The RNA shown here (Purine riboswitch aptamer) has 100 nucleotides and comes from Paenibacillus sp. J31TS4.
RNA sequence: CAUCUAAAUAGUCGUCCGACUCGUAUAAUCGCAGGAAUCGGCCUGCCAGUCUCUACCCGGCCACCGGAAUGGCCGGACUACGAGUGAAUGCCCGCCCUCU
Numbered sequence: 001c002a003u004c005u006a007a008a009u010a011g012u013c014g015u016c017c018g019a020c021u022c023g024u025a026u027a028a029u030c031g032c033a034g035g036a037a038u039c040g041g042c043c044u045g046c047c048a049g050u051c052u053c054u055a056c057c058c059g060g061c062c063a064c065c066g067g068a069a070u071g072g073c074c075g076g077a078c079u080a081c082g083a084g085u086g087a088a089u090g091c092c093c094g095c096c097c098u099c100u
Stems, first nucleotide, its partner, number of pairs: 001090003019085007026055001029048001031046005040065002049056001057076007
């Protein structure tokens, strides 16, 4: 891009529910208090951050610390709101991978 019969029946569309994709928010972040570990680098709580409810962590690598303090980089979510996405077959185009 093309195709998607006929008849019969009938309210239809949207919302809603579920899945996925995208956008916005937030940087899965900032500032503290108390406690803990050191074979470790966490636990609990408070505050800020969003026209925003909630969340504020996990892993890897590198560095650093040595009884007290973590840092950098990379990757990975949830939540709120908004938008979008029918299927099959065939053909064409683009990209990726493999082979020659």
Rfam family: Purine riboswitch aptamer. From the family's description: Riboswitches are metabolite binding domains within certain messenger RNAs that serve as precision sensors for their corresponding targets. Of the family's consensus pairs, 100% are formed in the model. The organism belongs to Paenibacillus, within Bacteria.